[in-house]
C1' cells in the first nucleotide's frame, strides 16, 4: 500500500426487512437462613466507536474519520 469484517449496559454478545434498544454473567436492594451459600423477586446501568447524509423516521441503509481481527502483497 490493497481488501474482508467488526465496533450496542461493566464482561460476552442478540437486536432479521428501518418503526418498542435486549438477553445472560456480573453489581445493589428485597424474601429464604441464626449466619452463609444456593434459591427467588426486584431495580439500576446504553450519546447504539466518530462527524455528516438519505428518511415522517435510523443500532439497522451511504460516506469519512478512529480503533481491533484477518487475508493479499
Nucleotide at each position: 500500500g490493497g481488501g474482508a469484517u467488526c465496533a450496542u449496559a461493566g464482561c460476552u454478545c442478540a437486536g432479521c426487512c428501518g418503526g418498542g434498544a435486549g438477553a445472560g454473567c456480573g453489581u445493589u436492594c428485597g424474601c429464604u437462613u441464626c449466619a452463609c451459600a444456593u434459591g427467588u423477586g426486584a431495580a439500576a446501568g446504553g450519546u447504539c466507536a466518530u462527524g455528516g447524509g438519505u428518511u415522517c423516521g435510523a443500532g439497522u441503509c451511504c460516506c469519512c474519520u478512529u480503533g481491533g481481527u484477518c487475508c493479499c502483497a
Molecule: transfer RNA
Organism: uncultured Lachnospiraceae bacterium